Description:
Predicted 3D model of a 74-nucleotide RNA (transfer RNA) from a Candidatus Woesearchaeota archaeon. It matches the Rfam family "tRNA". By type it is a transfer RNA. Rfam links the family to the GO term triplet codon-amino acid adaptor activity. The organism belongs to Candidatus Woesearchaeota, within Archaea.

RNA sequence: GCUUCGGUAGCAUAGUCUGGUAAUGCGUCUGCCUCGUAAGCAGAAGAUCGAGAGUUCAAAUCUCUCCCGGGGCU
Numbered sequence: 001g002c003u004u005c006g007g008u009a010g011c012a013u014a015g016u017c018u019g020g021u022a023a024u025g026c027g028u029c030u031g032c033c034u035c036g037u038a039a040g041c042a043g044a045a046g047a048u049c050g051a052g053a054g055u056u057c058a059a060a061u062c063u064c065u066c067c068c069g070g071g072g073c074u
Stems, first nucleotide, its partner, number of pairs: 001073007010026004020057001028044005050066005
C1' cells in the first nucleotide's frame, strides 16, 4: 500500500442483510427479604450507536470521506 472484519450503557454482546419505540447479561443504585451480610425477588438510572457529510418523511442500519483496533496479502 491492497483487502477483510470490527467500533452500540462502566464491561461483554445483540440489533445492520430487509431503514420505522435501541435490547440482553454482568455491574451500579433503590426497595423487599435477613439479627446482619451474601444469595434471592422487584424496580430505577445509564448509550444523540467511532467522527463528519449525503440520501430519505424517517438512518445504529444505505452511500461517501476520515479516525481507531484485529486478521490476511504484498